[in-house]
Molecule: Bacterial RNase P class A
Organism: Bacillota bacterium
RNA sequence: GGAGCAGGCCAGGCGGCUACGGGCGCGCAUCCGCGCGCUCGAGGAAAGUCCGGGCUCCACAGGGCAGGGUGCUGGGUAACGCCCAGUGGGGGCGACCCCGAGGACAGUGCCACAGAAAUAUACCGCCUCCGCCCGGAGGUAAGGGUGCAACGGUGCGGUAAGAGCGCACCAGCGGCCGGGUGACCGGCCGGCUCGGCAAACCCCACCCGGAGCAAGGUCAGGUAGAGGGAGAUGAGGCGGCCCGCCGAUCCCCGGGUAGACCGCUAGAGGCGCCGGGCAACCGGCGUCCCAGAGUGAUGGCCGCCCUCGACAGAACCCGGCUUACAGGCCUGCUCCCGUC
Numbered sequence: 001g002g003a004g005c006a007g008g009c010c011a012g013g014c015g016g017c018u019a020c021g022g023g024c025g026c027g028c029a030u031c032c033g034c035g036c037g038c039u040c041g042a043g044g045a046a047a048g049u050c051c052g053g054g055c056u057c058c059a060c061a062g063g064g065c066a067g068g069g070u071g072c073u074g075g076g077u078a079a080c081g082c083c084c085a086g087u088g089g090g091g092g093c094g095a096c097c098c099c100g101a102g103g104a105c106a107g108u109g110c111c112a113c114a115g116a117a118a119u120a121u122a123c124c125g126c127c128u129c130c131g132c133c134c135g136g137a138g139g140u141a142a143g144g145g146u147g148c149a150a151c152g153g154u155g156c157g158g159u160a161a162g163a164g165c166g167c168a169c170c171a172g173c174g175g176c177c178g179g180g181u182g183a184c185c186g187g188c189c190g191g192c193u194c195g196g197c198a199a200a201c202c203c204c205a206c207c208c209g210g211a212g213c214a215a216g217g218u219c220a221g222g223u224a225g226a227g228g229g230a231g232a233u234g235a236g237g238c239g240g241c242c243c244g245c246c247g248a249u250c251c252c253c254g255g256g257u258a259g260a261c262c263g264c265u266a267g268a269g270g271c272g273c274c275g276g277g278c279a280a281c282c283g284g285c286g287u288c289c290c291a292g293a294g295u296g297a298u299g300g301c302c303g304c305c306c307u308c309g310a311c312a313g314a315a316c317c318c319g320g321c322u323u324a325c326a327g328g329c330c331u332g333c334u335c336c337c338g339u340c
Stems, first nucleotide, its partner, number of pairs: 001336010012305007020041009043311001047322002050320005055212004062243004067208005072086005087101001088099004102203002107201002109197003123144002125140006152170006171193001173190007216262004225253001227252004236246002269288008
C1' cells in the first nucleotide's frame, strides 16, 4: 500500500417563526371549554407475524388418547425453535463462516433410467482346459464399462489369473484401559468388513390447556319480548375426543346500545461504576423517567452546515429470529506485495 474477516456506533445537524399530541402549573369560565408558560414526543428495523413470554378471561390449567414442536453436549434466560461455549462434520491459504447433528440389527417403504447386478451379481476383460476357425467347460471380481451410489480404500506380497488370501497404513465395527461433568478424544488388541434415504412413514427423549387488548373491567344510557325449543334419564362448563369433577340454566328468533373512563405505560426498563464468569449472562451500588394516539399526534416557511440523506411511522408490553437498507465512523484480527 492492497484485499478481507469479526464486532460496535450514527441514521442528517444547527438557528428563527409558526402548526400538532401528552403531562404539569397558572389564569378565565355555570357548563361545553379557552388562553398562557414550562416540559416530553416514532425505529434499527417501528416491517414480517415466524417463535417465546408477561398480562387478561374461561373453577379443575387433573389424567389419558389424538395432534403439534424441538432433536450432539454443557451453560444462559421468564421462556424459546433464541444466545454463549464446546464436540463432531463441511468450506476457506487464513482471520473466520456454515450444519438437514438422536435411531437404518423395532418395523414398513423407496433407490427410476442406465447397467450383468442396487441385498444382488458377470457384459467386456484376465487365467486354465477341450478344440486349436467358430464354439464350449471351469475359475475370477483386481482391470474396463453403466450409474448419484456397485459387499471397504491405497500399496506391497502372493496366485494359473485373482480376491483381506496375507501384510503395512487409513476408515469402519467390537473389546479393554486412560482423559473429560458431557458430547467426545487418545492408546492397545481383534475377526477382517455388516449400501443410501428418517427435511420418507416410523421409533426414542424432552416440551405444549384454550382463547386473546376487538383480552378484560367500571360508569352512564336505553329498549320489546303474548315467541319457539332443550334440560337433574343432566342444560351448560366451547374452540379434537374420552375419563374424572362441578352443576341449572342453555340454544334459536326478535328488539335496544356502540358514549365516557380504566386496562395504556415505572418496565424480566435505560445509563454509569464495581465484582463474578472464557462467554452468553448474573449480582451489587448509584442515577434517570425517555410517545401513549383513538378515522389515530411531528407539518409548513426561512437561513446555514454537510456524510447531499437509504430502508422506512408506535397502537398492551417485552426477549428473539427473519427480511429491507444510501452514506459515514470506531476497534480488533487475517492474507498478499514492497521498503527499512